Large-subunit ribosomal RNA, domain II from Parcubacteria group bacterium GW2011_GWC1_41_7, 694 nucleotides, folded computationally. Its mean pLDDT, the model's own confidence on a scale to 100, is 83.
Context: one part of a larger RNA
RNA sequence: CCCGGCGAGUCUUUGUAUGUUCUUUGUCUAAGGGCAGUCAAGCCCGCAGGCACAGCGAAAGCAAACGUUAAUAGCGUGAAAUAAAAAGAGCAUGCGAAGGACCCGAAGCUGGACGAUCUUACCAUGACCAGGGUGAACCAGUCGUAAAAAGCUGGGAAGGCCCGAACCGGUAGGCGUGACAAAACCUUCGGAUGAGUUGUGGUAAGCAGUGAAAAGUUAAUCGUGUUCAGUAAUAGCUGGUUCUCCUCGAAAUAGUUUUAGGACUAGUGUCUGCUCGUGAAGUACGGGGGGUAGAGCACUGAUUGGUUGGUGCAGGGCUUGCCCAGCUAACCAUUCAACCUCCGAAUACCCGUUCUUUUAUGCAGGCAGUUAGUACUUGGGGGAUAAGCUCCAGGUACGAGAGGGAAACAACCCAGAUCACCUGCUAAGGUCCCUAAAUCUUGAUUAAGUGGGAAAGGCUGCUCUUUCUUUUAGACGGUUGGGAGGUUGGCUCAGAAGCAGCCACCCUUUAAAGAGUGCGUAACAGCUCACCAACGGAAAGGGAGGGUGCCGAAAAUGAAAGGGGCUAAAUCAAGUACCGAAGCAGUGAAUGCGCAAUAUCUUCGGAUGUUGUGCGUGGUAGAGGAGCAUUCCAUACUCGACUGAAGCGGGAUCCGCGAGGGCCCGUGGAGGGUAUGGAAGAGAGAAUGCCGGG
Repeated sequence: CCCGGCGAGUCUUUGUAUGUUCUUUGUCUAAGGGCAGUCAAGCCCGCAGGCACAGCGAAAGCAAACGUUAAUAGCGUGAAAUAAAAAGAGCAUGCGAAGGACCCGAAGCUGGACGAUCUUACCAUGACCAGGGUGAACCAGUCGUAAAAAGCUGGGAAGGCCCGAACCGGUAGGCGUGACAAAACCUUCGGAUGAGUUGUGGUAAGCAGUGAAAAGUUAAUCGUGUUCAGUAAUAGCUGGUUCUCCUCGAAAUAGUUUUAGGACUAGUGUCUGCUCGUGAAGUACGGGGGGUAGAGCACUGAUUGGUUGGUGCAGGGCUUGCCCAGCUAACCAUUCAACCUCCGAAUACCCGUUCUUUUAUGCAGGCAGUUAGUACUUGGGGGAUAAGCUCCAGGUACGAGAGGGAAACAACCCAGAUCACCUGCUAAGGUCCCUAAAUCUUGAUUAAGUGGGAAAGGCUGCUCUUUCUUUUAGACGGUUGGGAGGUUGGCUCAGAAGCAGCCACCCUUUAAAGAGUGCGUAACAGCUCACCAACGGAAAGGGAGGGUGCCGAAAAUGAAAGGGGCUAAAUCAAGUACCGAAGCAGUGAAUGCGCAAUAUCUUCGGAUGUUGUGCGUGGUAGAGGAGCAUUCCAUACUCGACUGAAGCGGGAUCCGCGAGGGCCCGUGGAGGGUAUGGAAGAGAGAAUGCCGGG
């Protein structure tokens, strides 16, 4: 991992609701009794008790009333209905409560036992420590002294002394890490006569022992051992929870919460009964309130310039009391505001009327689920006018929604899947090939593979529109020539001569020529431009706007059309045709609800069937309805050893929407089935499920 089997809303008591059956001149029954009976089931009685028949009061108690009270007032709770209602009981189903309460799952808590063959400490009794070094006390001798001490030599042998095996340990690194090993191995290292090591026996433990103390250790278990029991502890948590079809179908919000991943109430779903034109959506009209968008500056504040007045101690200036800056007020002009408003929409919201479409609405009750939402879009707050960010509000979708498109892609675009069909038409989106459909038509643009990723900024790319200017009195460009004089303008300066800088920018000669456009010089010089003439002979130059391109453009395997590839198969404008979905249409079928007709039954309320017709039939949590299958029981019937029950294997066959059920063949070898009811150990793919097998 696979296969097979097992595996989860049960039972008791009780409350409530619904359905159904029954009882009531009380009812239901326990114990018990009677009848019947092979056992058992059964039927009848049943003066205790439950419920009902009367309530009120704390109670005494009173009683259709009672209590309160001074009260006969007031108030509270009662006096229901009475022969068709009410009450009660049985059964079934939904839900609640108490119990293990749908199943599995803790870490833990408590009690009694079992452990010191591991380990800790202690007790008793034994054992062990190669070899080498050092050389205390003390003694003797010598030396020395007044006498000593010290010194020297020899003896001596001490020590939680030194080096180092056994032994005990475990420092550092390596290795090992499903290992050789649930702590080893290799190298290295500490202690090694001591607080040493060790054998055997014994003592001490579970809120307890032992501990040179690490919460260490107490049998691979320790911040409270192990085991059995309480025990199915508890788990607002995770996982799992088994057949079918049909109808409807949510929520991720509000309030409260030792509350925030839980709960309760409301909201929202479903089912039942009653109600019934009251509901919903939209058009038009009428009546409302508003202070948003926008706008504005009349208020509150902010704001730029100017004028005028006031002030001006601190800052600046100087002529020392004046000027300025600054502050402040008014006026003129210019702006800004979520917490400004002289104004003020569109929408939205409330009420009413008309019309259209639709079928809800309201009340009472049973049962829920939900209270982690998400993306996009619109208006906003937070953030950085960041986030697949966060918090509100309006909308949509997903959630719970399949289908087509967007290469792939919950939320985007189109569109809401009852079922079938080798029919048709369309939506979004497409029509060269992959790939269904145009290598379609007309006009333009692009040369960048732009299309097919990006900004500020830049481009004498191309194209279109518009406007202005020059031009046969000869333009623009080109060539040739001129481009002068006062003058080196004045100032400044070492110099300043058109050309460092400042000021001015005139006059003259002219066809024309700036007190000079750029280069240049130390300054001049020199080159050049503006400007003029000639040659030549037709267009030239600028501004604005539209379209489309180009640069800007650097990231780590190859990736900026899905690919091939495309110069249209790109883009813009216009058009025609086609493709394209579970949309729409067509044909057939099923089913829910409504309406009509009809048949049968009827407790007369209705129920069921058939036919016709209309509208529906996506769906998670969840509510409701109808069924299938399994085991057993009751009653009735029935099959089965010559002819073969169950089970098992197979079938291209029949019935049912389906769960399933027949039929046939084989196997098998003794028990099954049908109808109507009843009762459940009543359906398996999931629980790191349990057991067995492979």
The full RNA is in RNAcentral, with records from SILVA.
Lineage of the source: Bacteria > Bacteria candidate phyla.